Annotation
The prediction has a mean pLDDT of 80. The RNA shown here (transfer RNA) has 75 nucleotides and comes from a Microcaldota archaeon. The source organism's lineage runs through Archaea, Nanobdellati and Microcaldota. The sequence is in RNAcentral, with records from ENA. It matches the Rfam family "tRNA". Rfam's curators write: Transfer RNA (tRNA) molecules are approximately 80 nucleotides in length. It is annotated as a transfer RNA.
RNA sequence: GGGCUCGUAGCUCAGCUUGGAUAGAGCGAUGCCGUCCUAAGGCAAAGGUCACGGGUUCAAAUCCCGUCGAGCCCG
Numbered sequence: 001g002g003g004c005u006c007g008u009a010g011c012u013c014a015g016c017u018u019g020g021a022u023a024g025a026g027c028g029a030u031g032c033c034g035u036c037c038u039a040a041g042g043c044a045a046a047g048g049u050c051a052c053g054g055g056u057u058c059a060a061a062u063c064c065c066g067u068c069g070a071g072c073c074c075g
Base pairs, nucleotide, nucleotide: 001074002073003072004071005070006069007068010027011026012025013024020058030044031043032042033041051067052066053065054064055063
């Protein structure tokens, strides 16, 4: 330098193929219940510019282009 895959909550990931109603799960953390105290267990609420910018569209996490970053392969 070229090719491929990936980037979504603090962490691990689903959702992308086939655009559609408010973006989800588990874990973690927080508060409450619980207990003599702690733990287990239960409940609740919070937490997201869907890497960034632009385009297409009535509508974009999803399609297209570019940039950045990570991994793998080729030279």